[in-house]
Transfer RNA from a Candidatus Peribacteria bacterium, 73 nucleotides, folded computationally. Its mean pLDDT, the model's own confidence on a scale to 100, is 80. It matches the Rfam family "tRNA". Its family is annotated with triplet codon-amino acid adaptor activity in the Gene Ontology. It is annotated as a transfer RNA. The organism belongs to Candidatus Peribacteria, within Bacteria.

RNA sequence: GGACCUGUAGCUCAGUGGUUAGAGCAGUCGGCUCAUAACCGAUUGGUCGCUGGUUCAAUCCCAGCCGGGUCCA
Numbered sequence: 001g002g003a004c005c006u007g008u009a010g011c012u013c014a015g016u017g018g019u020u021a022g023a024g025c026a027g028u029c030g031g032c033u034c035a036u037a038a039c040c041g042a043u044u045g046g047u048c049g050c051u052g053g054u055u056c057a058a059u060c061c062c063a064g065c066c067g068g069g070u071c072c073a
Base pairs, nucleotide, nucleotide: 001072002071003070004069005068006067007066010025011024012023013022018056027043028042029041030040031039049065050064051063052062053061
């Protein structure tokens, strides 16, 4: 330098045109316990990497840029 994959909550990921963007773990509060862990209940947390385009409507489709990965040279 080229090809392909990938970027969503603190972490691991789901969601692939329309609804209020979700799960597990983590955090916070409460319950239980002599106490801690485990367990149970509630709850917090997101400019969906950035910019533009398509569309009545974009996390989702397209382009460029940025970051990460694999391969080729």